Model confidence (mean pLDDT): 82 of 100. The RNA shown here (transfer RNA) has 71 nucleotides and comes from a Nanobdellota archaeon. Taxonomically the source falls in Nanobdellota (Archaea, Nanobdellati). The sequence is in RNAcentral, with records from ENA.

RNA sequence: GCGGAAAUAGUUAAGUGGUAGAAUAUGACCUUGCCAAGGUUGUGACCCGGGUUCGAUUCCCGGUUUCCGCA
Numbered sequence: 001g002c003g004g005a006a007a008u009a010g011u012u013a014a015g016u017g018g019u020a021g022a023a024u025a026u027g028a029c030c031u032u033g034c035c036a037a038g039g040u041u042g043u044g045a046c047c048c049g050g051g052u053u054c055g056a057u058u059c060c061c062g063g064u065u066u067c068c069g070c071a
Stems, first nucleotide, its partner, number of pairs: 001070007010024003018054001026042005047063005
């Protein structure tokens, strides 16, 4: 330099046009003599900028970062 893949909550990860779900972590409460475990409930996320669309995490263009391959 060329090609490909990925970016979603603190972490892991599903979702391919119509309210973004889960695990884990975390706050409160319950349970227990204490801890641990368990239960209820809460908080928290679509990499950035444009475009298409009534509506974009999703489709298109560009950029950034990471990974893989080729040279």

Its Rfam family is "tRNA". It is annotated as a transfer RNA.